A computed fold for a 101-nucleotide RNA from a Gammaproteobacteria bacterium, annotated as Guanidine-I riboswitch aptamer. The source organism's lineage runs through Bacteria, Pseudomonadati, Pseudomonadota and Gammaproteobacteria. Rfam family: Guanidine-I riboswitch aptamer. The family has 100 seed sequences and 1,509 matches in Rfam 15.1. The sequence was found by an Rfam model in a public genome assembly.
[in-house]
RNA sequence: CAAAUGUGAGUCUAGGGUUCCGGUCCGCGACGGCGGGCGGCUGGUCCGAGAGACUCAGUCCUUGUCAAAAGGAUACACGGCGGGACAAAAGCCCGGGAGAA
Numbered sequence: 001c002a003a004a005u006g007u008g009a010g011u012c013u014a015g016g017g018u019u020c021c022g023g024u025c026c027g028c029g030a031c032g033g034c035g036g037g038c039g040g041c042u043g044g045u046c047c048g049a050g051a052g053a054c055u056c057a058g059u060c061c062u063u064g065u066c067a068a069a070a071g072g073a074u075a076c077a078c079g080g081c082g083g084g085a086c087a088a089a090a091g092c093c094c095g096g097g098a099g100a101a
Base pairs, nucleotide, nucleotide: 007057008056009055010054011053012052015047016046020044021043022041023038024037025036026035027034028033058074059073060072061071062070063069076096078099082094083093084092
């Protein structure tokens, strides 16, 4: 200097808002409940990490078989502003970006 690979998915967490549920406040009520406001309402549903966890798969290497299987590796990682989607927001996506050392 060049090539290849540095991958994907699931479960969860940090975190996130407010479509629904619940809660709460106001009003109405035939007292079953209904309408509206509130996420500066702990929560449930929901979204959710490249740089968080775990699991599975994939890839590569070694051994090895008629076939299989087994073992190992998969490193490192500071990071705006702004924009985007869903109801909305976010450590989601733009993005291992811009930039930095």